Transfer RNA from an Anaerolineaceae bacterium, 73 nucleotides, folded computationally. The organism belongs to Anaerolineaceae, within Bacteria. It matches the Rfam family "tRNA". About the family: Transfer RNA (tRNA) molecules are approximately 80 nucleotides in length.
[in-house]
RNA sequence: GUCGAGAUAGCUCAGCCGGUAGAGCGCGCGACUGAAAAUCGCGAGGUCAUCGGUCCGAUCCCGAUUCUCGACG
Numbered sequence: 001g002u003c004g005a006g007a008u009a010g011c012u013c014a015g016c017c018g019g020u021a022g023a024g025c026g027c028g029c030g031a032c033u034g035a036a037a038a039u040c041g042c043g044a045g046g047u048c049a050u051c052g053g054u055c056c057g058a059u060c061c062c063g064a065u066u067c068u069c070g071a072c073g
Stems, first nucleotide, its partner, number of pairs: 001072007010025004019056001027043005049065005
């Protein structure tokens, strides 16, 4: 340099063919306990990498850019 894959909650990742996003762990509160752990319940937490385009509507489609990983040279 060329090609491919990826970027979503603090972490690890889902999200089928476009209709304003979830799980586990973690965190906070409560229940339980003499007190903890474990378990159970509730809750908070997201400009979906950035910018633009298409569309009534974009995490999803298109283009560019940044970063990560891989293959080739």